Annotation:
TPP riboswitch aptamer (THI element) from Thermacetogenium phaeum DSM 12270, 102 nucleotides, folded computationally. Taxonomically the source falls in Thermacetogenium phaeum (Bacteria, Clostridia, Thermoanaerobacteraceae, Thermacetogenium).
[in-house]
RNA sequence: AUGAAAAAACGGGGGUGCCGAAAGGCUGAGAGGCGGGAAACCGCCAACCCUUUGAACCUGAUCUGGGUAAUGCCAGCGAAGGGAUGUGAUAUAGUGUCAGAU
Numbered sequence: 001a002u003g004a005a006a007a008a009a010c011g012g013g014g015g016u017g018c019c020g021a022a023a024g025g026c027u028g029a030g031a032g033g034c035g036g037g038a039a040a041c042c043g044c045c046a047a048c049c050c051u052u053u054g055a056a057c058c059u060g061a062u063c064u065g066g067g068u069a070a071u072g073c074c075a076g077c078g079a080a081g082g083g084a085u086g087u088g089a090u091a092u093a094g095u096g097u098c099a100g101a102u
Stems, first nucleotide, its partner, number of pairs: 001095002009087002011051004017026003032045005057082003063076004
């Protein structure tokens, strides 16, 4: 002078379904706990997943086909439309050239 790749951690995003009185069962990475509410549902915490190389998750969708005791259970829809674009990380490794010392 040139010059990557990248981890932990922090930050950010996300869902919480189905059957059942309960125990428990189904799918899943995740279906847990606490609080509020008559209920629907909402909030917080935990765990887990995802963070643009983005199918975590949402929308379409009270969708279509198949299957199940039932359910986004499976497939399609579909790389369709959205979706967190941060810090760590102006560093360092590596490479090239020049100068000096021994």

Record summary: The sequence is in RNAcentral, with records from Rfam and Ribocentre. The same sequence occurs in records of 2 taxa.